[in-house]
RNA sequence: GGGACCAUAGCUCAGUCGGUUAGAGCAAGCGACUCAUAAUCGCUCGGUCGUAGGUUCGAGCCCUACUGGUCCCA
Numbered sequence: 001g002g003g004a005c006c007a008u009a010g011c012u013c014a015g016u017c018g019g020u021u022a023g024a025g026c027a028a029g030c031g032a033c034u035c036a037u038a039a040u041c042g043c044u045c046g047g048u049c050g051u052a053g054g055u056u057c058g059a060g061c062c063c064u065a066c067u068g069g070u071c072c073c074a
Base pairs, nucleotide, nucleotide: 001073002072003071004070005069006068007067010026011025012024013023019057028044029043030042031041032040050066051065052064053063054062
C1' cells in the first nucleotide's frame, strides 16, 4: 500500500425476505424459599444498534465515507 471480516444492554452473543413493539444468558437491584447462606424460582432495571450521511413509505438489516479492532497478501 491492497483486501476480507467484526462493532447491538455493564459482559458474552442472537436478531429470518427491510415491516412498524430490539431480545437471550450472565451481571446488578428487589422479592419468594431457608434458622441462615449458597443454589433455585419470580419480577425489575439496563440500548443515540461504533460515528456521519444516503436509499426507502419504512433501516439493527441495503449503499458510501470515516473511527476502532482482528486477520490475510505485498